[in-house]
RNA sequence: GCGCGGGAGAGAUCGUAGGAGGAGCGUUUCCUGCGACGCCGAAGGUGCAACACCCCGAAAACUCUCAGGCAAAAGGACCGCGC
Repeated sequence: GCGCGGGAGAGAUCGUAGGAGGAGCGUUUCCUGCGACGCCGAAGGUGCAACACCCCGAAAACUCUCAGGCAAAAGGACCGCGC
């Protein structure tokens, strides 16, 4: 690196525009875009302790939440087996 298996957290939140469907005048479901508030850490990324040092540096499951994510599916650090 490839194959197989395992693998956590957090709103199926609200508003709005467009589209599609159901249903007939009561309204309702789904998809996509945008916005608002709340939240999560385990792709990736930021920060630093010892230490080092003229300067430049420097780990994590800690920290931040930029990115990503908050039904299922997918993804998923990491773990096990095989090649």